[in-house]
């Protein structure tokens, strides 16, 4: 470089209002993959998702951080204070059910 396996997402505990609520209200909890002079959910880009078409696939869209410290070098570590989380369902949901035994950035592997 081919082709093939395998793997590849976490989280509402306590309380309170109510006829119902893991959805409100308090207070908890969680963070996909690659890069980046140092390790990132908020820097960059991907990927899922979700919106259109002429549907082995194109094309669009896609969230949220600052201060202080240390250092050669961090919006990535330490310290403090914020923020952000697609569609359906359901009492209004990052956390529950559901499409989903799905997709998939990609990470190991084998074999030639």
């Nucleotide at each position: 470089u081919a082709u093939c396996u395998u793997c590849a997402g976490g989280g509402c505990a306590g309380g309170g209002u109510g006829a119902g609520a893991u959805u409100c209200c308090u207070g908890a909890c969680c963070g996909g993959c690659a890069g980046u002079u140092a390790a990132a959910g908020c820097c960059u880009g991907c990927g899922a998702g979700c919106c259109g078409c002429u549907u082995u696939g194109c094309g669009g869209u896609u969230g949220a951080u600052u201060c202080g410290g240390u250092g050669c070098a961090a919006u990535u570590c330490c310290g403090a204070a914020g923020c952000c989380g697609a569609c359906g369902g359901u009492a209004u949901a990052g956390u529950c059910c559901g499409g989903a035994u799905g997709u998939g950035a990609g990470a190991a592997g084998a074999u030639g």